[in-house]
Order: sequence, then C1' cells, then structure tokens
RNA sequence: CGGGCCAUAGCGCAGUCUGGUUAGCGCGCCUGACUGGGGGUCAGGAGGUCGGAGGUUCGAAUCCUCUUGGCCCGA
Repeated sequence: CGGGCCAUAGCGCAGUCUGGUUAGCGCGCCUGACUGGGGGUCAGGAGGUCGGAGGUUCGAAUCCUCUUGGCCCGA
C1' cells in the first nucleotide's frame, strides 16, 4: 500500500443475506414472593437507540460513501 472479517445493553451473542409492528436472547444487576438465613426457584423491572459522520428511502442495525479501532491475508 491492496484485500477480507469483526464492532449491537455491564459481559457473551442473534438479527444484516431479502430495509418494515416496540431491537431481542443468555449471563449479570435491581425489586418482590417462597425459605430461619444463605443458596436455589418463580414473578416483575431497569439498562441500547446498533463504533463515528454523511447519503439513499415514506422508512436504515440492515443499502451506498467516507472514516476510527481490532484481527487476518497478500505485497
């Protein structure tokens, strides 16, 4: 320098291919019930606006462009 992959809740991930109801799952966290307590089980709840910017569109995590960081391949 060229190419590819990854970035979504505190952590780990799905969703992107094929744009469309409110962005979901597990763990964790908070509250309550059961229990003498712990642990455990059950019920409920908080937490994001999808790495950043711009564009296309009625509508973007999803498509396009630029860009940041990480990993890999080539030169």
This is a predicted structure of a 75-nucleotide RNA (transfer RNA) from a Planctomycetaceae bacterium.
The RNAcentral record of the sequence draws on ENA.
Its Rfam family is "tRNA". Rfam classes the family as a transfer RNA. From the family's description: Transfer RNA (tRNA) molecules are approximately 80 nucleotides in length.
RNAcentral records the identical sequence in 2 taxa.